This is a predicted structure of a 76-nucleotide RNA (c-di-GMP-I riboswitch aptamer) from Sulfurovum sp. Its Rfam family is "c-di-GMP-I riboswitch aptamer". From the family's description: GEMM was predicted in a large-scale screen for bacterial structured RNA regulatory elements. Model confidence (mean pLDDT): 77 of 100. Taxonomically the source falls in Sulfurovum (Bacteria, Pseudomonadati, Epsilonproteobacteria, Campylobacterales).
[in-house]
C1' cells in the first nucleotide's frame, strides 16, 4: 500500500399520515413528515401482486422476492 468482511463516525434515503398536481384506474411527482435502511442508486429482466380490459393486449409496483449494472465513506 492494496483487497474483502463486520463495526463505528460524517453524511445519505424517506415508509404511514397530510397539502397541491396529473391519470379511467393501479398509481406518480411536489411540499411537510419519519417507520425504517447498508446500496430504499439504477434497469420493469424473470416471479410475485395491483389495475383498466374480458384479449392473445396495455399499464402500475425496484421499500414485495430475485437477477442484472454503478457507487461512497472510517478511528480501530
Nucleotide at each position: 500500500g492494496g483487497a474483502a468482511a463486520a463495526u463505528u463516525a460524517a453524511g445519505c434515503c424517506a415508509a404511514a399520515c397530510u397539502u397541491u398536481c396529473u391519470g379511467c384506474g393501479a398509481a406518480g411527482a411536489u411540499a411537510g413528515g419519519a417507520c425504517g435502511g447498508a446500496a430504499a442508486a439504477c434497469u420493469a429482466u424473470g416471479g410475485g401482486u395491483c389495475u383498466c380490459u374480458u384479449g392473445u393486449a396495455a399499464g402500475a409496483u425496484u421499500g414485495c422476492c430475485a437477477a442484472g449494472u454503478u457507487g461512497c465513506a472510517u478511528a480501530g